This is a predicted structure of a 74-nucleotide RNA (transfer RNA) from Salinibacter ruber. The prediction has a mean pLDDT of 82. It matches the Rfam family "tRNA". Rfam classes the family as a transfer RNA. The same sequence occurs in records of 3 taxa. NCBI's taxonomy places the organism under Bacteria, Rhodothermota, Rhodothermia, Rhodothermales, Salinibacter. RNAcentral holds the sequence, with entries from ENA, GtRNAdb and Rfam.
RNA sequence: CGGGACGUGGCGCAGCUCGGUAGCGCACAUGUAUGGGGUACAUGAGGUCGCCGGUUCAAAUCCGGCCGUCCCGA
Numbered sequence: 001c002g003g004g005a006c007g008u009g010g011c012g013c014a015g016c017u018c019g020g021u022a023g024c025g026c027a028c029a030u031g032u033a034u035g036g037g038g039u040a041c042a043u044g045a046g047g048u049c050g051c052c053g054g055u056u057c058a059a060a061u062c063c064g065g066c067c068g069u070c071c072c073g074a
Stems, first nucleotide, its partner, number of pairs: 001073007010026004020057001028044006050066005
C1' cells in the first nucleotide's frame, strides 16, 4: 500500500441476506423458599447498535466516508 472479516447492555452472542422501531445466555438488583450459604422460581434495572453523513414515512439492517481490532497478500 491492496483485499477481507468483525465492532450491538458489565461479559459472550443473535438479529443484517428480505428495512418496521433491539433480543438471548451469563452476570447484577429486589422478593419468595432455606437458620445461613448455595440453589430454584418470580419480578426488575441496564444498550437506541464504533463515529459522521446520505437514502427512506421508517435504518442495527441499504449507500458513502472515517476510526479501531484481527487475518491474508505485496